[in-house]
Context: one part of a larger RNA
RNA sequence: CAUCGCCCAUCGCUCCUACCGAUUGAAUGAUCCGGGGAAAUGUUUGGAUCGUAGCGAUGUGGGCGGUUCGCUGCCCGCGACGUUGCGAGAAGUCCAUUGAACCUUAUCAUUUAGAGGAAGGAACAGUCGUAAUAAGGUUUCCGUAGGUGAACCUGCGGAAG
Numbered sequence: 001c002a003u004c005g006c007c008c009a010u011c012g013c014u015c016c017u018a019c020c021g022a023u024u025g026a027a028u029g030a031u032c033c034g035g036g037g038a039a040a041u042g043u044u045u046g047g048a049u050c051g052u053a054g055c056g057a058u059g060u061g062g063g064c065g066g067u068u069c070g071c072u073g074c075c076c077g078c079g080a081c082g083u084u085g086c087g088a089g090a091a092g093u094c095c096a097u098u099g100a101a102c103c104u105u106a107u108c109a110u111u112u113a114g115a116g117g118a119a120g121g122a123a124c125a126g127u128c129g130u131a132a133u134a135a136g137g138u139u140u141c142c143g144u145a146g147g148u149g150a151a152c153c154u155g156c157g158g159a160a161g
Stems, first nucleotide, its partner, number of pairs: 003136001005133001008129001011126001012124001014122004019117002023113001025112007034103002039098004045092001049088008058079009139160009
């Protein structure tokens, strides 16, 4: 700043908040149905390898004896081989139990994307009107019903703020 005032709603632009929402949406977690079967434990076996004992034949070292110097008998050790017994025993294997990863059914919880829709709020020298404020040009307001781009209009009842 005082009617060239004040002021109301739609619409428009910018921003914020929560809501609905097709996508038979997505992710994570929990529980459950079913599948799966790593691994472990026990068990049935298995028997690589090692140790030990006996026997056999053999090689070799030492000692003693015999010796015709070619060897040979006995004893003590060592090496490898064959065989028998005993003990330990790896991989593998049979069965049973427990049972991980992973797949799958259903339910629940927590997050999260989403074209579009419909609200509320903030801001704006924007748009359309001018509803209110003066008897504001149809006095204003309340309740209720109907209607209209919008403020609003109309009917009925009420109040005077």